[in-house]
């Protein structure tokens, strides 16, 4: 130089002219004018937390979700940040849904002898015999009864591992070291870690299988909701119910309380320019200092910030400037690979606010820094 | 904007941890049979279970995340 993209960051073009789009203030001859505003880091998927509104301002259980190693952070969270343990990479660094399998239950297919408090199918060693070899020391081998979890085959997994001892063979049978369990000191808020002592080991795996245990969780959702206004067949049909109460808030139940009558539910039929304000954008809101914190962040001070509309607008054109890529030059800088200048020529990703924040995840473009790979020079 | 459901051969489907490199009907292909067609009979082919990671020994199935389709909601009386 080029590649890789793991991790960290910064940016998502800039100015200028014409034509045009969409609010919003101001004149006004009601048709236009001036002046000033208009998309993101992800506006996206709706996954999760919250403001909001409305229903009892949220009641009591069940049934249901949702979270899961420890501390902290936040308004809250399933999210951040630290750190324990585990695991992966050559290395920067990166992942872990990481609670419990002695509370039950269940489930481990096939293969294998044996798959749960197992298990002799090769093997091994005893004994007991029938047999055949012989250098008479023994040796093979068939059978039966008996030891044996050490070797070998099977699985994903076979009841600690490794080495001596030790035994007919063999075994934690016994030792020493690793690995667990239990106790108990020290360190740490804590997970945990270290020491030391004991106990020869108490028994597999799955809880992203049911399920136990801890924490949390009321429901709808701006088409939420207020206010206003405008029109009819203020209709019609069936169920249900007016105090033993349908039904409503209340969603899968049950209690409880509140509200509850020409009333509720469905289904047909109707009417509304499918209508006007408001909620509707300054907010847990962004920069910078200062201070505490290792960090996420907290706390003080300062400063900036007008998209809010209806199916809904925020664009094209040239110019030039910066960026990237190519292919050409070069009286520049290096010993050198190579830069750095110039000129031609192409390219610029994903993607579009719809009541609002705080995260997650997805999708992308370029430029540094970190590390790794390879190629070249010294 | 919101809120719900579904994705397996061409197409309708079965499946609900191992028995499934996925069965089964219609369609499609060869062959029988018919003079020939149609019916029928035999046998075949055809799925990356929407991708893509996990969880397990093992996944269409369980779990996360993304794709693609399809449904529902206005108010008055």
């Nucleotide at each position: 130089c080029g590649g890789a993209u793991c991790g960290g960051u910064u940016c998502g073009g800039g100015u200028g002219a014409u034509c045009g789009c969409c609010g919003g203030u101001g004149c006004c001859u009601c048709g236009g004018c001036a002046c000033g505003g208009g998309a993101g880091g992800a506006a996206a998927g709706u996954c999760c937390g919250a403001g909001c509104u409305c229903c009892a301002c949220a009641g009591g259980g069940c049934a249901g979700g949702a979270u899961g190693c420890c501390a902290g952070g936040u308004a809250a969270c399933g999210c951040c940040u630290g750190g324990u343990g585990g695991g992966g990479g050559u290395g920067a660094c990166c992942c872990c849904g990481a609670g419990g399998a002695c509370a039950g239950u269940g489930c481990c297919a096939c293969a294998g002898a044996g798959a749960g408090c197992a298990g002799a199918c090769c093997g091994c060693c005893g004994c007991g015999c029938c047999g055949c070899c012989u250098c008479c020391g023994g040796g093979c081998c068939a059978c039966g009864c008996g030891g044996c979890a050490a070797g070998g085959g099977u699985g994903a997994a076979a009841g600690g591992g490794u080495g001596a001892g030790g035994u007919a063979a063999g075994a934690g049978c016994u030792c020493a070291c690793c690995g667990g369990g239990c106790c108990g000191g020290c360190g740490g808020u804590a997970a945990c870690g270290u020491c030391g002592g004991u106990c020869g080991c108490a028994c597999g795996g799955c809880a992203a299988a049911c399920c136990c245990c801890a924490u949390c969780c009321g429901g709808a959702g701006c088409a939420a909701g207020a206010c206003g206004a405008a029109a009819u067949a203020g209709g019609g049909a069936a169920g249900c119910g007016u105090u033993c109460g349908a039904g409503g808030a209340c969603g899968g139940c049950c209690c409880g309380u509140c509200c509850g009558a020409u009333g509720c539910u469905u289904c047909c039929g109707g009417g509304u320019u499918g209508c006007g304000u408001c909620g509707c954008u300054g907010g847990a809101g962004g920069c910078c200092c200062g201070u505490c914190g290792c960090g996420a962040g907290g706390c003080g001070g300062g400063u900036c910030c007008u998209a809010g509309a209806g199916g809904a607008a925020u664009g094209a054109u040239c110019a030039u400037c910066a960026c990237c890529g190519a292919a050409g030059g070069u009286u520049c800088g290096g010993c050198g690979a190579c830069g750095g200048c110039c000129u031609u020529c192409g390219g610029a990703a994903c993607a579009g606010a719809a009541c609002u924040c705080g995260g997650c995840u997805u999708a992308c473009g370029a430029g540094c820094c970190u590390u790794c790979c390879g190629g070249c020079c010294a | 904007g919101c809120c719900c459901c579904c994705g397996u051969c061409g197409u309708c489907u079965a499946g609900a941890g191992g028995c499934c490199c996925a069965g089964g009907a219609c369609g499609c292909c060869a062959c029988c049979c018919u003079u020939u067609c149609a019916a029928g009979g035999u046998g075949g082919a055809a799925a990356u279970c929407g991708c893509g990671g996990g969880u397990u020994c093992g996944a269409a199935u369980c779990c996360c995340g993304c794709c693609g389709g399809g449904g529902g909601c206005a108010c008055c009386a």
Molecule: RNase P RNA; transfer RNA
Organism: Pseudomonadota bacterium